Predicted 3D model of a 1516-nucleotide RNA (small-subunit ribosomal RNA) from an uncultured bacterium.
RNA sequence: UAGAGUUUGAUCCUGGCUCAGAACGAACGCUGGCGGCGUGGAUAAGACAUGCAAGUCGGACGAGAUUUUUUCUUGUAGCAAUACGAGGAAAGUCUAGUGGCGAACGGGUGCUUAACACGUGGGCAACCUGCCGAGAAGUGGGGGAUAGCUCGCCGAAAGGCGAAUUAAUACCGCAUGUGAUCAGAGUGGACAUCCAUUCAAAAUCAAAGUCGGGGCAACCUGACGCUUCUUGAGGGGCCCGCGGCCUAUCAGCUAGUUGGUGAGGUAACGGCCCACCAAGGCUUUGACGGGUAGCUGGUCUGAGAGGACGACCAGCCACACUGGGACUGAGACACGGCCCAGACACCUACGGGUGGCAGCAGUCGAGAAUUUUUCUCAAUGGGGGAAACCCUGAAGGAGCGACGCCGCGUGGAGGAUGAAGGUCUUCGGAUUGUAAACUCCUGUCAUUGGGGAACAAUGCGUAAAUAUUAACUGUAUUUGCGUUGAUAGUACCGGAAGAAGAAGCCCCGGCUAACUUCGUGCCAGCAGCCGCGGUAAUACGAGGGGGGCAAGCGUUGUUCGGAAUUAUUGGGCGUAAAGGGCGCGUAGGCGGUGCGGUAAGUCUGUUGUGAAAUCUCCGGGCUCAACUCGGAGCUUGCAUCAGAAACUGCCGUGCUUGAGUGUGGGAGAGGUGAGUGGAAUUCCCGGUGUAGCGGUGAAAUGCGUAGAUAUCGGGAGGAACACCUGUGGCGAAAGCGGCUCACUGGACCACAACUGACGCUGAUGCGCGAAAGCUAGGGGAGCAAACAGGAUUAGAUACCCUGGUAGUCCUAGCCCUAAACGAUGAUCGCUUGGUGUGACAGGUACCCAAUCCUGUCGUGCCGGAGCUAACGCGUUAAGCGAUCCGCCUGGGGAGUACGGUCGCAAGGCUGAAACUCAAAGGAAUUGACGGGGGCCCGCACAAGCGGUGGAGCAUGUGGUUCAAUUCGACGCAACGCGAAGAACCUUACCUGGGCUCGAAAUGUAGUGGACCGGGGUGGAAACAUCCCUUCCCGCAAGGGCUGCUAUAUAGGUGCUGCAUGGCUGUCGUCAGCUCGUGUCGUGAGAUGUUGGGUUAAGUCCCGCAACGAGCGCAACCCUUAUUGCCAGUUGCCAUCAUUUAGUUGGGCACUCUGGCGAAACUGCCCCGGAUAACGGGGAGGAAGGUGGGGAUGACGUCAAGUCCUCAUGGCCUUUAUGUCCAGGGCUACACACGUGCUACAAUGGGUGGUACAAACCGUCGCAAACCCGCGAGGGGGAGCUAAUCGGAAAAAGCCAUCCUCAGUUCGGAUUGGAGUCUGCAACUCGACUCCAUGAAGCUGGGAUCGCUAGUAAUCGCGGAUCAGAACGCCGCGGUGAAUACGUUCCCGGGCCUUGUACACACCGCCCGUCACAUCACGAAAGUGGGUUGUACUAGAAGUCGCCGUGCCAACCGCAAGGAGGCAGGCGCCCAAGGUAUAAUUCAUGAUUGGGGUGAAGUCGUAACAAGGUAACCGUA
Repeated sequence: UAGAGUUUGAUCCUGGCUCAGAACGAACGCUGGCGGCGUGGAUAAGACAUGCAAGUCGGACGAGAUUUUUUCUUGUAGCAAUACGAGGAAAGUCUAGUGGCGAACGGGUGCUUAACACGUGGGCAACCUGCCGAGAAGUGGGGGAUAGCUCGCCGAAAGGCGAAUUAAUACCGCAUGUGAUCAGAGUGGACAUCCAUUCAAAAUCAAAGUCGGGGCAACCUGACGCUUCUUGAGGGGCCCGCGGCCUAUCAGCUAGUUGGUGAGGUAACGGCCCACCAAGGCUUUGACGGGUAGCUGGUCUGAGAGGACGACCAGCCACACUGGGACUGAGACACGGCCCAGACACCUACGGGUGGCAGCAGUCGAGAAUUUUUCUCAAUGGGGGAAACCCUGAAGGAGCGACGCCGCGUGGAGGAUGAAGGUCUUCGGAUUGUAAACUCCUGUCAUUGGGGAACAAUGCGUAAAUAUUAACUGUAUUUGCGUUGAUAGUACCGGAAGAAGAAGCCCCGGCUAACUUCGUGCCAGCAGCCGCGGUAAUACGAGGGGGGCAAGCGUUGUUCGGAAUUAUUGGGCGUAAAGGGCGCGUAGGCGGUGCGGUAAGUCUGUUGUGAAAUCUCCGGGCUCAACUCGGAGCUUGCAUCAGAAACUGCCGUGCUUGAGUGUGGGAGAGGUGAGUGGAAUUCCCGGUGUAGCGGUGAAAUGCGUAGAUAUCGGGAGGAACACCUGUGGCGAAAGCGGCUCACUGGACCACAACUGACGCUGAUGCGCGAAAGCUAGGGGAGCAAACAGGAUUAGAUACCCUGGUAGUCCUAGCCCUAAACGAUGAUCGCUUGGUGUGACAGGUACCCAAUCCUGUCGUGCCGGAGCUAACGCGUUAAGCGAUCCGCCUGGGGAGUACGGUCGCAAGGCUGAAACUCAAAGGAAUUGACGGGGGCCCGCACAAGCGGUGGAGCAUGUGGUUCAAUUCGACGCAACGCGAAGAACCUUACCUGGGCUCGAAAUGUAGUGGACCGGGGUGGAAACAUCCCUUCCCGCAAGGGCUGCUAUAUAGGUGCUGCAUGGCUGUCGUCAGCUCGUGUCGUGAGAUGUUGGGUUAAGUCCCGCAACGAGCGCAACCCUUAUUGCCAGUUGCCAUCAUUUAGUUGGGCACUCUGGCGAAACUGCCCCGGAUAACGGGGAGGAAGGUGGGGAUGACGUCAAGUCCUCAUGGCCUUUAUGUCCAGGGCUACACACGUGCUACAAUGGGUGGUACAAACCGUCGCAAACCCGCGAGGGGGAGCUAAUCGGAAAAAGCCAUCCUCAGUUCGGAUUGGAGUCUGCAACUCGACUCCAUGAAGCUGGGAUCGCUAGUAAUCGCGGAUCAGAACGCCGCGGUGAAUACGUUCCCGGGCCUUGUACACACCGCCCGUCACAUCACGAAAGUGGGUUGUACUAGAAGUCGCCGUGCCAACCGCAAGGAGGCAGGCGCCCAAGGUAUAAUUCAUGAUUGGGGUGAAGUCGUAACAAGGUAACCGUA
C1' cells in the first nucleotide's frame, strides 16, 4: 500500500484492454462578478519594418561652436557719460576627435554536444588574474610623431588618398633598482619533476600626471592617479576518480594512432605541434558506428523502491545569419567589434556599398497555441566619473489573457393557500417547493463622492563637533534641519444609496453519485470499456426532475499511478507465453573444513563538503489564504582520518567428508570395422499341371492357352533380422536387436591404498545430432513420393485397386531441422511409505540361494505430507532450500519482411514494424451433439393382414386466373385443418347504391312523442317520401318506452401471436424433473438421482456420505367383465289364467334397468433368485399378475399455433379501414400434392325369402296405420315431452335361384330427358328420384401408411351442425382373423460412459482459393533529396616561418650606415567550392507480392465427434 468492468451457458486461472486519482508553460467548446500572487512563442536557431537595449570621463589632451558676467588691453564716434567693435583672461554649456576605463558584465536562446559538457569528490610542487583590500619602495630627466582642424583630389554614396600643422595620463629612449627574472653554493621540506629560505657577485627590467590649499618664490601639503614587488579576496585555466540515454539488424576500431627522445608553442601540463625512433593503444565490464539529447539543483507522480520530465527561479555549458580566422585586451577567438567566403535582404548613378532582434516591445510566416511598438530610473544592482551627475528594455511597475493557485461575492431570517405556471399521473394526487410572492433585516464586492500612505537610505544644501596638517582650506567621521516616489490619488480608512449590478458547465445503463415523459424506429445518432438504437430506448434528441463541481465546467493531448503488466523491494517457464535437440568446455558467476595474517568489501565514530531556492517542521508578516521572511531538519552522496575483525575477499599453512586415482569383480541391442547364417519376398532355369489367377464393399485395370496361379527341384540378388522380447538393458541426446572376431567408450558393486578442494554451472566457441533432402560413385529384392491406368464420386488432380521412378541400402561429403516430448535445463543437500523389476555385494537357512533378509546403483506402478488454477506431481518432485545457464511478457500480422551470417541448393540461425482485434488461451463443470461405446424400450424393424401411390369421383392445399376468387394453418406437429355443414344470410372479399353521434351500447342536457303496426309511390334494395292508427304507471313531483338535436363517446374480422393473457398442439403417458439439510470441491458444481438386480415405470429390493421430501409413475375417478342386496314401471314372463300380440289379470323368480356392496392382493403351492425385490409354472376363480378401455399430460422445449372465438398493451383509421343494401365471389381450372369414397368382380353381382343388435334422437319435432305415385315423395294424421309412441328396414349372415370370367347382369363416371323436396329464391351454385346413356378401371412403378385381439379386416345403425345440403367428423354394435424367430439393421426415446474447437448447442462450428472494396507494408528498371567517409583538386582571410633589392620619425652614429619596423613576395596549415567513388538514410516509382479488415458473393469441406481416410510435427 483500496479497487472495478470486460473472454464463458456458468466456473477457477492466465492474460491483455479500459476506468475511477494526481499533475500541466497547455489548447478547444459553452459560460464568465471582483481581488491578490504567479505565469505566458513549447512549433520556424524561420525572415524581420521602426524605436530603444553601452556608455562615460573637460579634474588626461588639442581644436571648434556658443552663453553669461566681470575685468584688462585697444580701435572708432563723442567734450564726457556712454555706444559699437577687436583681442586676452575667468566661469560655464555643446560637438566630433586623440586618450583612459568599460564594452568579455548584465540580457537572450537551447543550435551544437553522449563530451571531463554536466554533477560530485579531489589535484596543480604544471598556472593566470584588470578593478578592490593589506604591506614595501618609487614617480628623475628627455625626444619624435599623430588624429582632429585647414587645403587639394577621387567617389552617386559609403568612404578614401595626398599636403601642411598641433596636444596629451597617446608613443619612444636614458637614469635609478626597494625588488623581480635567470644561473651558482648551503640549510629545511617534499610526490620522480621541485618548493621555501640564506649568502655573495654579475646581467636585464619602471613610471604621468591632473585638481585643490598655503607661500613673493624656492617649496610645503591634501586628494585622485602612475611604476616595481610581496600578499589577500574574488574570478578563471588545466588534470583525475566515480555517476547519469537507446541500439549488436553497428563487432572489431585506430596512423598523430600508442609510447619515447629532442626542439617549438602556451599563463600553464600535455602529440598541443614538428623531426626521428619503437609498434603500440582501445574493445563483449560493449570499443567503433548509428539515433536521440544541453547537464544539474529540482518538478510531477508514487506507500516506498522507482518511473517520466528538465517551462518559470538558481548554478554550469554551448551558441549569436551559415562556415573559417585572427586582432585588441587582465580577460574574447567577442550577440548590438574586425577580416574573408557563402546564402538571403536592402540602396545604387551598375562602378560599388550596407545589414544581421536566439536583447525589450512589435511585424509577417508556420502553428491547436502564447501579451503592450507602455511608465520610471523612485528603489535594488551595474558601467563611467573626484563629484554633481550621465547611461542602464538589467530591474522596479503598470497593461493584456480565468493560463494556474488562493480568497471573496452573487444575499440573510421568517414565510403554506403548500399560489400560479411547468412536469408526471393509477386522475386520487405527486413534484418543482420555503423555492417564489410577501414581511423584516444586512450592506462584503462593484457604484458614487471624500480623506489618503509605507517602500526614503543615500546624495546635495545648511549648521555644529571630532580627526588629519605647522596652519587654514580641503578631506574623512558623527549629529540636527531642509530637499528627492515611476507605481499612484493606488493600497487603506471612513461616508452615501439600494437586494439592488453579479451562475454556469457537465452528468444521470453498469463501472459511477443521480429517473421519468415525449419524439425517433439499426434511421438520426451515442460510445472511455462493456455496449445502446430494428415501435413501449432510465444508453439517441428534447422537456421535467435529480446528482456533481462552481467563476468556472467539460473535452482533447501528455506524464506517473492503479500495472506485482519488466517483478531489487515484488512474477514466472509439465498442459496458459516461456527449458536451449544433446554434450564437451573458455571467460564469468558460485564454492567443503581447521589455524594464523591482512583490512579491499563490511561495521562504528571524527572532520570537510553536499550553493541558494525548493521540500518537511516550528515561528513571523500581508484582515485569511495563496505568497513571503527567519530558524531547524533534510540533502539518503562523496572524500578524509581513527578504530573493530564475526562474515566475504586476499596471503600462508594444514585436513578428508566433495572430486579424482588405484586394486578386484560381474552386467549390457553402448560405438567402429571385418567376416558369416538361416527363414521369407521377387526374379531366372527346369519338371508336374490346366483355366483361370489376382484384387475389392462390389468391380475393373493387370497377369494367363506364347501355359499363368498352384506345386516340386536348382540358381541369382538385395534388404531386414520372426520366436527369444520383457513399462527388460545400454547410451549425453539422436539412437542401438541374427551370429562370430578385433579395437574401443562409459556406468555399477566391493575394498579403503593414494592425491588433497583438484569442485559445480557455463555466455561466446567446438563437437554430435531421426527422417526427409543435396553432391559424386556404387547397389537396387521388397516397399514406394512423382507419374500412369482402373474404380468411387456431382466432381475425385484423394481415400481403394493394378503398376511404377526417385528414394529407401553402401562409400565419401554436405544439410542441422522434428510433437528432437517426461512438451519437465544441469548440479548438490533435506523430507512419511507400499509394491514390482534389472545389476552387484553381504547375511541367514548345520552344507546348498534363482527363491528369504539387508545395502548400493538403475528402472516402473500406487500413494502421504506439501505443492498446484485445476488436471495432476509426489525420494526419478511439479515438495523444502542453494548455485549457475537458457527463455517468457495479449492475439493476429509472423517465425514473415529487411539486414547480417551459414549452406551447392532446398533452406537454417538471428529477427522487427506499420496495421488490426478485445480478446486469444489453460484446466475443470453442466448440457447438447457424434457416420463413439454399453444397457433398455416402442407396430421401430422383422413376421403377418389390409391399404395409399395407377382409375373415376368427393374434399382440402399449392399454383394459375380473376373486379374479387376474404383470412389464417406449412416437416413430423399445415393440407375431409379453423369450417359440428358459403344458393341469400353467414361474409370478413369485389362492383355499385346509401348513412355520418353513426347498424348496436351507456351517461348528461335540451326537445318532441307513444313505440309498435298497416297501407301507397319511386327504387334492385337499403332508403326517401306520403297516409292511417296510437300511450302506460303515479294524487303530484316524476318515472317507463321511444324519435330528433348537441356532447362525452362509439365502431374496426385494420396491424403487431416477435408486446401479451387465456386456450391448444408437440416431444410424450416418455420416466423423468427438482428441493431442504448434510458432505465433497477455491468455484461452476457434485453427491442424493451413480452401482448390483428388477420393473410398464426414478417400480421395488440390496449396497453406498448421504438422510429425507416435492412434482411426475402407480393408486384414488368413469366405463366394461362376475356376483349379492335393494327397487319393479314404461322393463321382464318360469309358474296360473287369458290373448293375434306380455294384450290383460297376476307375479318380480329370470332378463334388464340403476343404486349400494363384494370380488384380485403374487393372497396360496412349486421352482429360480442373495434368504430380497422380482421372475417362471400351477391351483382355485367370471376375471391373474397395471384383467380390457377411458379421463388424467411433471420441469420444460419449439419467440410452435391463435389479436379472425374471447380478453388485452401499443399503433393506425373516424363523411371511413365504421355501417346498411343489391348483385357477384369464396364453387374459377393447362396443372401438382394430401386425405377419402366407389370399384376393377364369382369369398362376387342381381332377384326373392328369412334371422339377430347396440347406441342415439324426436313438440319450431319424430311421425305410425291407411290411400296415391315405378320412385324421390304426396295426402293423412293415431301416438309420443318418450325403458310407454315414433325414427326403425339393421346389414353382412342364412335359404333359394340367375349370371360363368366377359370391360361382363362387373363398374358406375359423364351426359340427355322427366321429376320430387327444402327454401323469399336452387342460373351462377343444393340434395334426392325415375328413364335413357354406360367413361376410366381387369389389383396399380419407385416409394409409403395402419394394425398385436374382440384388434386388423369387413358389415350396417345413429348423432351433432342443419330450412335444405356428408364419401367428412363423432359415436354404436354385428361377423371376426393372421403373425411376432428375434433386436443385426432403419426411425424415435430413456440411463450410464467417452470425445468435443459446439452453448442460437451439428440446421453447430469452421478452413483455403477466387471475385469486389479499402488500408498499411515489402520487392522493383529506376528517379530525386539529406548526411557522412575516402582520394584528388582548389586555396579567400589569417597566424606562424623565410625572404624583404622597395619604404620608414624616435635609439646608436659627425656622416655613410646600423639596429628595428613596414609594404610586398614565397611557404606550411586551412574554410567555402569542384571532380571521382563509396556508405547510410528519407521520399517517390510502371508493375508485382503476400497481409489486415469488410455485406447476405463463388467454389468446395480441410479441422473440431473415430469429423466420416485419427489428428499433428519435420522434410520432399

The coordinates come from a structure-prediction model, not an experiment, and the mean pLDDT is 83. The sequence is in RNAcentral, with records from ENA. Rfam family: Bacterial small subunit ribosomal RNA. Rfam links the family to the GO terms structural constituent of ribosome and ribosome.